[in-house]
Context: one part of a larger RNA
This record gives sequence, structure tokens and C1' cells, in this order.
RNA sequence: GCCAACGAGUUUGUUCUAUGUGGCUUGCAUAAUUUCCGUUUGGAAAGCAUGCAGAGUGAAAGCGAGGGUUAAUAGCCCGUUUGUGUAUCGCUUUCGUCACGUUUAUUUAUAAGCGGGACGGGAGUGAUACAUUCGUCGCAUGGACAAGACCCGAAGCCGGGUGAUCUAACCAUGAGCAGGUUGAACUCUGUCGAAAGACAGAGGAAGGACCGAACCCAUUAGCCGUGCAACACUAUGGGAUGACUUGUGGUUAGCGCAGAAAUUGUAAUCGAACUCGGCAAUAGCUGGUUCUCCUCGAAAUAGCUUUUGGGCUAGCGUCGGAUGUUGAUCUCAGGGGGUAGAGCACUGGAUGAGGGCGGGCCGCAAGGUACCGUCUUCAAUCAAACUCCGAAUACUUGAGAGUAUAGUCCGGCAGUCAGACUAUGGGCGCUAAGGUCCAUCAGUCAAAAGGGAAACAGCCCGGAUCACAAUCUAAGGUCCCUAAAUCUAUACUAAGUGUAAAAGGUGGUGUUGUGACUACGACAGUUAGGAGGUUGGCUUAGAAGCAGCCAUCCUUUAAAGAUAGCGUAAUAGCUCACUAAUCAAGUUGUUUCGCGCCGAAAAUUUAUCGGGGCUAAGUAUAGUACCGAAGAUGUGAACUUUCUAAAUUUAUUUAGGGAGUGGUAGAGGAGCAUUCUCUUCAGCGUUGAAGUCGUAUCGUGAGGUGCGGUGGAGCGGAGAGAAGGGAGAAUGUUGGC
Repeated sequence: GCCAACGAGUUUGUUCUAUGUGGCUUGCAUAAUUUCCGUUUGGAAAGCAUGCAGAGUGAAAGCGAGGGUUAAUAGCCCGUUUGUGUAUCGCUUUCGUCACGUUUAUUUAUAAGCGGGACGGGAGUGAUACAUUCGUCGCAUGGACAAGACCCGAAGCCGGGUGAUCUAACCAUGAGCAGGUUGAACUCUGUCGAAAGACAGAGGAAGGACCGAACCCAUUAGCCGUGCAACACUAUGGGAUGACUUGUGGUUAGCGCAGAAAUUGUAAUCGAACUCGGCAAUAGCUGGUUCUCCUCGAAAUAGCUUUUGGGCUAGCGUCGGAUGUUGAUCUCAGGGGGUAGAGCACUGGAUGAGGGCGGGCCGCAAGGUACCGUCUUCAAUCAAACUCCGAAUACUUGAGAGUAUAGUCCGGCAGUCAGACUAUGGGCGCUAAGGUCCAUCAGUCAAAAGGGAAACAGCCCGGAUCACAAUCUAAGGUCCCUAAAUCUAUACUAAGUGUAAAAGGUGGUGUUGUGACUACGACAGUUAGGAGGUUGGCUUAGAAGCAGCCAUCCUUUAAAGAUAGCGUAAUAGCUCACUAAUCAAGUUGUUUCGCGCCGAAAAUUUAUCGGGGCUAAGUAUAGUACCGAAGAUGUGAACUUUCUAAAUUUAUUUAGGGAGUGGUAGAGGAGCAUUCUCUUCAGCGUUGAAGUCGUAUCGUGAGGUGCGGUGGAGCGGAGAGAAGGGAGAAUGUUGGC
């Protein structure tokens, strides 16, 4: 890991509550106990204590169809025993039929009106009877509470015991330490000395002395690290007569002992050993929780919470009952507002110009001013905590439409309280975030599959009952991958822009408007001129158009600046403006909009069209076809619900019509299967039961049945009842492989 078996909402309560169903309802039920029958539990009768109901209200005394509050008889709060159906009878009213009487009209008779009577139908009201409801007691089911309470799971706490054969310390009694080195005290001898003593030699043997085996330890490195080993091995290293090492026996223990002290040891267990018990401790936490079909279908919010990953109440779901148009939405009429916008009238911010007054500075004064303050005028402005103004929406009242998306009330049962993104209005943040916090009768996902966006919960389209080798469409597409246009028309783009981004730049190109010049010849080119007073004055060494300062005139002209550049020491020289000729038809400025271009550097591989590739298969405008989904339509089938009609076995069936059938948590309904028990039926079985393999068939499904093989002895159908009642998951348990 796989397979098989086992494995999780159970049981009790003389507790509560709701629903269904049954008994009784001159209310219901008996309990202990006693008697009788039976002998395996059991059955029958008596027993009326007691409980619920029958009256409420008040804090209570109490009062009582009323009670409380209160000064109050007012007002207010809580109450005053119920409803339905059927049958019969009485009364009132209305409609239809019949006959009678009367009045009017006209010709016997008919028509109209009025009066009372009979029969039948409808409505209202009263009485009686029955059934049901109410009540109560069983049974079943849902829920609550107390219990282990759906199952498994702690770390821990407490109590009683077991451990010092490991290890720590201690006690008793034993044992061990090759060899080598050093040479303290002390003694003796000698020399010196008066002596104390000093020096030398010989002996001597000390030491937590030295080197180094056994022995004890474990410094460094390697190796090992599913090992030889739950700490080893190899090399190296430390101690090695000592606070040394070691054998045997003993002592000390868990709120403890031991500790040359590390939270270290106390049997591979130690910030409190192990074992059994309290014990199924507790777990607001994690995991798991077993058959089918049908109907509906959430929430991730508010308030409170030692509360924020938990809970309670409300909100939103479901089921039952009641009400009966009250619902969403729309129309009309009416309300209040201070948001968006706008504005500067207030409150503040902030800019420019002018005026008045005061101050500073200058001035004798008059007065002046690149200064300051205040008031004021004009102009242009800014504001969530400004408003002289002021929408759209939204909200709300009344009336009407509105029978479905319904609404509201009462009761049973829930789940939900981590939400996500997108769009819009905002706060925080950096007008950062796949950020965070609010809002919207927002949307989708959550709980939604399908088509599109290459792939892609939250985007776009659209909501899957089932079947179909039918049709039409949505978003999005139509050269190939890949279903459908190499479609039509007119433009633009040349950048592979399309297929990535800013400020800024752009004589790339198309387009719009408006100027100027122009056949009396424009623009560009070519040819020629571009002069004189004068070298203007000043300055200067010089200054002659061209270092600098001042002025910037006049004349001749077709035109020519007291000169726009280059140049010279200064002149000179070369151009320009300006003019003529030649040439020949447009030239030039500015502006609007479209598409481009530059700006543009990143890390595995092109990699910012999904690819091929494309000059359209790009972009813009207009149009016609087609493709395209589980959408819509068509045909058939199933189910839910509602309406109508019919049939009846009276709660079902048949026929037709309408609306519907995505679904997590969850609520409700209907079923299948397993084991056992009871009742009944002539039940089946060695002429082959259960089980098992295969096949056919029935059912929406869980599943059922037939036939054949195997197997070899038990097992079903129908109606009830009771559950150890359905496994794929729990690092599930046990067994097998």
C1' cells in the first nucleotide's frame, strides 16, 4: 500500500415541549397495596390517595368573571371555558313554479300591479342531537435537560504500590597499579667556625612529583549515521600511589533520594520515575461519522459576551397552522432633506491691483517710498468638520393596478457569526498592493455545471429533470491548427504598429480651418547689382559698416542697413538684407483631428498575437451571411405542484390544461436492504436450501426476480413489531498478502 472483517446520534428518566395517531371525554389516568385466575414472565378486578384540566389576577395579603395600578368610578395591563361539520325544527328575507282573490287597461280573454297560501332552491339567525375539536392518558416521532451522551484522541492532577542488578553518594569487607626518572626531610663523615651554623661528600627515601604499559577516562580528527553498535570503531589524547581504580554485600525513593552542581542521575523513561486505580478525567480543539429517490434551500450580518477560530438573542432557511391581496414592482398625488454639483452671502485658507488711515525710513518742510499693519474696493479662487443656493436617485404617506419572486402572524426544527473578487461611492495607505475598513433591495463565486476570455472560483454570455447523428441564437468568432466570410464598400497604417508603458520629442503621413505671396510671374535656382556724403561723431596706437559709447540722417537709385554674418593690426576681401533679368506654376505660415516613430536594458528558451503565420488574416466606419452553449424551440419520457372533468373501493385512479424540477450547511417527505421476534397461508428444500459465479429481465434508485453452473442443509413470501440496522476515508482496530 491493497483486500477482508469490525468500527461512530444510543439508552434511561413517573423531567419538559411540539407534531402524528389511538382510548375516554355525564373530564382523564390510576400508584403502592389487596383479592382471584394461571404458573415462566402474565391476565382480571378492587384500590380514587394523588396529578393534569376545569378561573383569573396581583410582589403579596387577598379579591374573583374579574384582578392589578391609582386619590379616581378615568385611562392602561392581564383575563372573561372554543370552533367546525351533518341532521331535524322554528323565524326573517329572496328567487322560481302552481292555483285563488282583488284593482287598472282593452273585445270573451290576455297583460301589468297588489294581497295572502302551497311546493322547491339559496342566504341569515336561534334551539336540539351526534361526530370532531378542547382536555387527559398511552404509543411513535422531532427537540431540550440530567447523565460518558455521536466516536476516537491529550499534555496533565490525585491516591495506593514497585524499583538504587543501570547510575549517584555513603557503609562493611577484599583486590589491583610493568618498567624507568627525579632525589625533600633526616642521619653520618670531612673542612671551617668560639658558637649558632655554613659548605662538601656518602647514605636515605618523601611527593594529590615526572615519563610510560595494565587499568580508568574521553581531547581532536576521521569513519559510521536503515551502523558491528538506540553513542560503536580507527588514529591521536588525559590520569596512571591517588580527591586513584575495582569485586562482593548493604543503606538512602518520587510533595522523595543522591549530586566536586549539569535541571545531573534515580533500570535505553526525568523541570519531578514506573505501575495500577479515580477514568469513558476534561478538550470552546483536530480528524472521522456507513443505503436510495423526491421538494424547498441559507449564512459568513447586528447587539451582548475575560468576547473576537466559542456562545446567546435577532436576521436569513424549512415544516405545520391561520389570515386572505395585505407582497415584489409600477402609476398618480403629496412630504421632509442639504449629498453630487455650484458658490463665496457667513466661517476660515490663499493671490494680484487700487484707495483710506496709522507706523517705520529719508527729508527743515512740502512731500517721497521695491517697507509693515489694519480697513475697504475690484478681479480671479479653495474647503469632510464653510453654505446665499441646490439636483438626480433614495426614503416615506395616501389611492389605484398587481394571485406570485407572493406577504404577514403563531408554533416545531435548523444551520450560519473566518467570506472572496468585480463594478460604483468613500475612509486609511503612496488617489501603492491579489492591501485594509465601510456602503449599494449591486453582480457572480461560495452552494453553479455549460459556451467565451489560450490555460484562468469571483470577468462576459447563460442557470444542467432525462433522451435525440433535429432547428434558431447569446457572448465570442469565421486563413490553417479549429466549427464558420481568404465576404462586400470606403478610408487609414508601413511601424510586424497590431502583438506592452510615461513625461517629453517628431519637416513620418493623412485630414480640417484660416492667413500671406502668385502669369502685372510668386518660392527655389542661375546671372548681375548691392552705391554716394562717409574712414558718421566720440574713444583709441589704430576703430574705415562689423572692440566699445552716442546718434542712426540725407542723396543717387530698379535697389542697396551709418550694416545681419565671416574676415583684417587697421584697411582690403567674401556673403546677407534689398533690386533687376532669366525660368516657369504654385509657394509659404499657422491651426484641428487620425494612424504611426523615438523615448524602451535582465537574468533556463523565442516567451507581452495561444501557435503557424499575416501587409491584412491590422485599424476605423457601414453592411450582409454563417458558426457558436447543457440557453430557446421541436419530439418523446419521468417527477413535483395546482386547476378542471369523470370514475369510484372515499383517498385514490384516469384524461386534459397551467407552473415548475442546479444546489453546500440545513429542514421536510417517500422508500430499499440487513438481523431477530410474532401471526397467518396446504410455504420451499438431498428430484438440491443458504452462499457463490454467470446471464436475462423488472424498478428513477437503494434493490427485486427468473434461468444455468458450483455448493451440500437449511431458507423464504405477506402483515406487524424490535434494532448491536447499511463504510472509502478517522497517521482507525485485527488478520492476510
Background: The part of an RNA shown here (large-subunit ribosomal RNA, domain II) has 737 nucleotides and comes from an uncultured bacterium. It matches the Rfam family "Bacterial large subunit ribosomal RNA". Its mean pLDDT, the model's own confidence on a scale to 100, is 80.